[in-house]
Context: one part of a larger RNA
RNA sequence: GACGAACGCUGGCGGCGCGCCUAACACAUGCAAGUCGAACGGGGUGCAAGAGAAGAAUACCUUCGGGUAUGAUUUUCAUGUAACUUAGUGGCGAACGGGUGAGUAACACGUGAGGAACCUGCCUUUCAGAGGGGGACAACAGUUGGAAACGACUGCUAAUACCGCAUAAGACCACACUAUGGCAUCAUAGAGUGGCCAAAGGAGCAAUCCGCUGGAAGAUGGCCUCGCGCCUGAUUAGCUAGUUGGUAAGGUAAUGGCUUACCAAGGCAACGAUCAGUAGCCGGACUGAGAGGUUGAACGGCCACAUUGGGACUGAGACACGGCCCAGACUCCUACGGGAGGCAGCAGUGGGGAAUAUUGCACAAUGGGCGAAAGCCUGAUGCAGCGACGCCGCGUGAGGGAAGAAGGUAUUCGUAUUGUAAACCUCUGUCUUUGGGGACGAAAAAAAUGACGGUACCCAAGGAGGAAGCCACGGCUAACUACGUGCCAGCAGCCGCGGUAAAACGUAGGUGGCAAGCGUUGUCC
Repeated sequence: GACGAACGCUGGCGGCGCGCCUAACACAUGCAAGUCGAACGGGGUGCAAGAGAAGAAUACCUUCGGGUAUGAUUUUCAUGUAACUUAGUGGCGAACGGGUGAGUAACACGUGAGGAACCUGCCUUUCAGAGGGGGACAACAGUUGGAAACGACUGCUAAUACCGCAUAAGACCACACUAUGGCAUCAUAGAGUGGCCAAAGGAGCAAUCCGCUGGAAGAUGGCCUCGCGCCUGAUUAGCUAGUUGGUAAGGUAAUGGCUUACCAAGGCAACGAUCAGUAGCCGGACUGAGAGGUUGAACGGCCACAUUGGGACUGAGACACGGCCCAGACUCCUACGGGAGGCAGCAGUGGGGAAUAUUGCACAAUGGGCGAAAGCCUGAUGCAGCGACGCCGCGUGAGGGAAGAAGGUAUUCGUAUUGUAAACCUCUGUCUUUGGGGACGAAAAAAAUGACGGUACCCAAGGAGGAAGCCACGGCUAACUACGUGCCAGCAGCCGCGGUAAAACGUAGGUGGCAAGCGUUGUCC
């Protein structure tokens, strides 16, 4: 000098940041990933007109029991409508965003190359196409099992769900050819024969728009390989059997012992293999004149993980934090047969700890998902709350004022000092208090739309009123006296103080330093 700090004393305000470094310990509760009805069939609500039933009231008739007509209102049924809504089928998203640093000494990361060995949904550009059929399964209805979670059987049904057929290319496969180029395998371009592969509709009066299928290119994202860099220990010296290489096959988007069979006996290591310990890496941060040393909170990039271990499914993308299956530990429910769960998301709880915050507001902005759109969702994000945790700024008054007041302290008793300090006079109004006004952030022609927030800011009024402490004073090191104590009590970073005049202990006065902070402790330079 620095800090994600803590502790002690103290504490006025604002702006901007930061805030579980320990138990990757266990978690009550709420929320954190949905959306599309313009893909689809149903259900419900609504509306329209129709049919049926009940029926207040009124009028008429009446044998006084009632009957007829009109008919508010209520309700049922089927039809249509398309306004709203939605459990289900289907599409996209859920692989992003958010968290954590346990593991990892590794092509994990950084940097520089390579892929003639690769993939890429949505997006952009472009070429071509979308003909004609079929059978189901949810929902639903019925029956039924179970305490529940959740099922089972039978029957019906739609689609942008699923499956054949047709069409078929510069796509893919096989065969053989030419030209050019290269870096071994080869690459690119061209033409030939054979084989094989596709599709879906929706909205709208329409124009058209949004989608669908195959190919080419781009962009973005990813995957793989390599050079170099990357902590400590030799009181770790040998390590290795898919091990090292080859052939063949399998697997993968793709190369490869990645896997398998066979063959060979290799491969690494004193330039430190193997083993052990420690550790996420970097841009950066701190320090330093620099070289360097230390570090990796916040912000940004990459990686890894999601109760522990393993596994695959779906998908363009996962071996998937809020998906699935199995096993383990733990917790919970149970009718004991069986089930449910995973905060290292945001809040919050217990625990651990010297120690670290609200079970807040809003989608107004920025961004993301879905949607044609309106819009919905968004603990991302924007804000607010708490904390002097840090940095920065401001204030706690300004000018005048000597009888150098009183009081305190010291004293050689003369005085000195506190000290222009106070009182007192004249002002000011930052902050504060009250009242009034009141934003920018919000936009594409207009309108509408602000959580923050009646906040910032502006105006007026009030009154010096509400706002100073902490540490030190022997030397290092700025700052001294008195009293108490008497090697005691105590101090102390080092040297060292204290045993009767202690500037070093304790108190008081004074002084010095910093200041809403000041000291101490810890860590790094």

The part of an RNA shown here (small-subunit ribosomal RNA, 5' domain) has 525 nucleotides and comes from an uncultured bacterium. The coordinates come from a structure-prediction model, not an experiment, and the mean pLDDT is 83. RNAcentral holds the full RNA, with entries from ENA. Rfam family: Bacterial small subunit ribosomal RNA. Its family is annotated with structural constituent of ribosome and ribosome in the Gene Ontology.